[in-house]
Context: one part of a larger RNA
């Protein structure tokens, strides 16, 4: 130098483990906020660096309610002073306190700071201190702000793909902006439908019809609807004629009349209805978190009771394990822990109870709400800068096309039941419907947080980024980027004491363990080092 064996080092794979994660299920809940949130800063402990709680009443203070033996949170021991059966520590409900910024609100400000006016008090003054009030909006009552998706409006892209590209397409998608709710929109036909004959009967959602009709430089794509099968199911209220009252105001022949607002009754639809005349009746029914206020009930915010196994041998450190006896118990053999695999060891578990004080739902009483006929048809009423056209858009599965329907920038502009709209240009018959006012559970969408629980989900390069004091260090002027880092042992029994050594460094005894090649540690693989032997050159 090589290969080969063996001991070591280095190294942190692997194998086992889980405190954390992922992904759903089911419940409950979507709260907070000027009575100052969400989120921070700064304080607060005998000692005190961080996390956690907390707020100058500062790891807490009052009541009640649980609990019963010890207690002063964690990282994290120690010591010192304390506290407790006159019930401490500890869990629940309500309460009290709650510095500064921060919507942030007296001005102002580079957040956690400075700097006023008023009035009152501390001493009569000056000055300082203390308490209270003082922003904008709005008539008032209240807004404001924050927050995981979800939802509705308003704007609204390009990358892509059309094998390029320009209508298309991506997509009304992302992003930005405004709102609200537990859900949101929507929602009681100016709907469908059918074809001269029928029928259906709010709206949402979900399989279907169907990649079908349709629609497209007929490319690339785009994509219904009715009808059918299910889920949930419920319908109301107003404007108007009419009457009546008040108030202003006009007008009078002083009796009144008339306009204009308000309020109260009245009244809600399409087979037209309804005011109006006429008759008759005061019933009957209803309910959607209902007007309010009681009461019952369950549920849940602390808990509470909870069965049953011993010997004796054997391995071992250690027995829950074998082995041999003899049992017990199960509405409990669910799961974990205990020195190895425990139904009877500990904690649970099935089961069965529990609330002084909240909280929710359900139910029920009182109270309060809504509701009704028959005939007649002359005369009112039935939503106007509205439906509709015309231009320019845009939404419809529909790209202007034969373009029905809906929306409105702009410019026109009827009808009034003998009427008015739809049935995909348009006419007419026919058939359904009654615009231009408003309410409306449930089925649906989601899931920051909270209870409870599941896994042919991951096991520290996984599995969130974060199993560890992680959105931390650290990096960037900033938006923003973003790491690495789990494991002695059953107990710490965490290595007295003694050598060597400046040593608080290392190392050798010694000791402790089952092991110390378990000594910052579980196994400890590979690459790489180094030693000893051995062969070969």
């Nucleotide at each position: 130098g090589g290969c080969g064996u063996a001991u070591g080092g280095a190294g942190g794979a692997u194998g086992c483990c889980u405190u954390g994660g992922c992904u759903c299920u089911u419940g409950a809940a979507g709260a907070c906020g000027a009575a100052g949130a969400a989120g921070g800063a700064c304080g607060u402990g005998a000692u005190a660096g961080g996390c956690u709680g907390c707020g100058a009443u500062a790891a807490g203070c009052u009541a009640c309610g649980g609990g019963g033996a010890g207690g002063u949170g964690c990282c994290g021991a120690a010591u010192a002073a304390c506290c407790u059966g006159c019930a401490a520590u500890c869990c629940g409900u309500a309460g009290a306190u709650u510095u500064c910024c921060g919507a942030a609100u007296g001005g102002g400000g580079a957040a956690a700071c400075c700097c006023g006016u008023u009035a009152c008090g501390u001493u009569g003054a000056a000055g300082a201190c203390g308490u209270a009030a003082c922003a904008u909006c709005g008539a008032a009552a209240g807004a404001a702000g924050a927050a995981c998706a979800c939802c509705c409006g308003g704007a609204g892209a390009a990358c892509u793909g059309a094998a390029a590209c320009a209508u298309c397409u991506a997509a009304g998608u992302a992003c930005c902006c405004g709102g609200a709710g537990g859900a949101a929109c929507a929602u009681a036909a100016a709907u469908c439908a059918a074809a001269u004959c029928a029928g259906a009967g709010a709206u949402u959602c979900c399989c279907u019809u169907a990649g079908u009709a349709g629609u497209g430089g007929c490319g690339a794509g785009c994509g219904a609807a009715a009808g059918g099968g299910g889920a949930a199911c419920a319908g109301c209220c107003c404007a108007a004629a009419c009457u009546c009252a008040a108030a202003a105001g006009g007008u009078u022949a002083c009796g009144g009349c008339c306009u204009u607002u308000u309020g109260a009754g009245g009244g809600u639809u399409g087979u037209a209805g309804g005011a109006c005349u006429g008759c008759g009746a005061u019933a009957u029914g209803g309910a959607a978190u209902g007007u309010g206020u009681g009461a019952g009930u369950u549920u849940g915010a602390a808990g509470u009771g909870g069965a049953a196994u011993u010997u004796a041998u054997c391995u071992g450190g250690a027995a829950a394990g074998a082995u041999a006896a003899a049992g017990c118990u199960a509405u409990a053999g669910a799961g974990g822990g205990u020195g190895a695999u425990a139904g009877c060891c500990c904690c649970g578990u099935a089961c069965a109870c529990a609330a002084a004080u909240c909280a929710a739902a359900c139910u029920u009483g009182c109270u309060g709400c809504c509701u009704a006929g028959c005939a007649g048809u002359a005369u009112c009423c039935u939503g106007a800068g509205u439906a509709a056209g015309g231009c320019g858009g845009a939404a419809c599965a529909c790209g202007u096309g034969a373009a029905a329907u809906u929306c409105u920038g702009u410019c026109u502009g009827a009808a009034u039941c003998u009427g008015c709209c739809a049935g995909g240009a348009c006419c007419a018959u026919c058939u359904g419907g009654c615009a231009a006012g408003g309410c409306u559970a449930a089925a649906u969408a989601c899931u920051u947080a909270c209870a409870a629980g599941a896994g042919a989900c991951c096991g520290a390069u996984a599995g969130u980024g974060u199993a560890c004091c992680a959105g931390u260090a650290c990096c960037g002027u900033g938006a923003g980027g973003g790491a690495a880092a789990g494991g002695u042992g059953a107990a710490a029994a965490g290595a007295a004491c003694c050598g060597c050594g400046a040593a608080c460094a290392g190392c050798g005894g010694a000791g402790u363990g089952a092991a110390a090649u378990a000594g910052a540690c579980c196994u400890g693989a590979a690459a790489c080092c180094a030693u000893a032997c051995g062969c070969c050159u």
Large-subunit ribosomal RNA, domain I from a Pseudomonadota bacterium, 537 nucleotides, folded computationally. RNAcentral holds the full RNA, with entries from ENA. It matches the Rfam family "Bacterial large subunit ribosomal RNA". Its family is annotated with structural constituent of ribosome and ribosome in the Gene Ontology.